[in-house]
RNA sequence: CAGGGCGUGGGAAAGCCUGGCAAUCCGCAAGCUCGGGGAGCUUGAGACCGCCGGUUCGAAUCCGGCCGCCCUGA
Numbered sequence: 001c002a003g004g005g006c007g008u009g010g011g012a013a014a015g016c017c018u019g020g021c022a023a024u025c026c027g028c029a030a031g032c033u034c035g036g037g038g039a040g041c042u043u044g045a046g047a048c049c050g051c052c053g054g055u056u057c058g059a060a061u062c063c064g065g066c067c068g069c070c071c072u073g074a
Stems, first nucleotide, its partner, number of pairs: 001073007010026003020057001028044007050066005
């Protein structure tokens, strides 16, 4: 320099093609239960989706630019 992939709660990770409410697991908080500082069950809090713009009634999703990480080639 060229091509490609990825960026979403504290951690991991779907959803993106086919625009409309953002799953799930771990972790966290509360309640209940069991001999248990551990476990089970129930409930709950927590992400405006890397950044900036555009399109649209409506954008995590489509389009453009930029940033970061990874892979391949030169």